[in-house]
RNA sequence: GCCGGGGUGGCGAAAUGGUAAACGCAGGGGACUUAAAAUCCCCCGGGGGCAACCCCUUAUGAGUUCGAGUCUCAUCCCCGGCACCA
Numbered sequence: 001g002c003c004g005g006g007g008u009g010g011c012g013a014a015a016u017g018g019u020a021a022a023c024g025c026a027g028g029g030g031a032c033u034u035a036a037a038a039u040c041c042c043c044c045g046g047g048g049g050c051a052a053c054c055c056c057u058u059a060u061g062a063g064u065u066c067g068a069g070u071c072u073c074a075u076c077c078c079c080g081g082c083a084c085c086a
Base pairs, nucleotide, nucleotide: 001082002081003080004079005078006077007076010025011024012023018066027043028042029041030040031039045056046055047054048053059075060074061073062072063071
C1' cells in the first nucleotide's frame, strides 16, 4: 500500500432503518442478620430541573431519509490476511 472485520455507558454487550444503552457484571441505597455472606427490593450514560419533564450522546466530520448505532463518502484508531522489504 491492498483486502476483510471492528470502534456504542465504569466493563461484557443488545438493538440491522422506527423510543440507544435490553440483559448481565461492577457500583450505590434499603430489607433480612448479633454482624457478615447469600438472598430479595429499588437506583444506576452525560447535563439541566424541587418535580413532572427537557436537552445531548453509538470514534470524528459530512451526506441520504420523515426518521441513521444500522445505508453512503471522507478521516482517525484497533485486529486479521496479502503484498513490498532497497

The prediction has a mean pLDDT of 81. The RNA shown here (transfer RNA) has 86 nucleotides and comes from a Gemmatimonadota bacterium. The organism belongs to Gemmatimonadota, within Bacteria. The sequence was found in a public genome assembly. It matches the Rfam family "tRNA". By type it is a transfer RNA.